[in-house]
RNA sequence: GAGAGUGUAGCUCAGUGGUAGAGCAUAUGCCUAGAAUGCACGAAGUCCUGGGUUCAAUCCCCAGUAUCUUCA
Numbered sequence: 001g002a003g004a005g006u007g008u009a010g011c012u013c014a015g016u017g018g019u020a021g022a023g024c025a026u027a028u029g030c031c032u033a034g035a036a037u038g039c040a041c042g043a044a045g046u047c048c049u050g051g052g053u054u055c056a057a058u059c060c061c062c063a064g065u066a067u068c069u070u071c072a
Base pairs, nucleotide, nucleotide: 001071002070003069005067006066007065010024011023012022013021018055026042028040029039030038048064049063050062051061052060
């Protein structure tokens, strides 16, 4: 320098156009002599950034950016 992939909750990851979920972690309550386990119920998201298409974009298109990888 060229090509390909990835970017979504604190972490690991789903989500193929109709306003986003799971596991772990975490708060509260129950349980216990006290913890752990278990049960119940919550909080936590600018879906990397900017533009475009669309009635509507995490999703489609373009550019940028971070990271990883292949080639030179």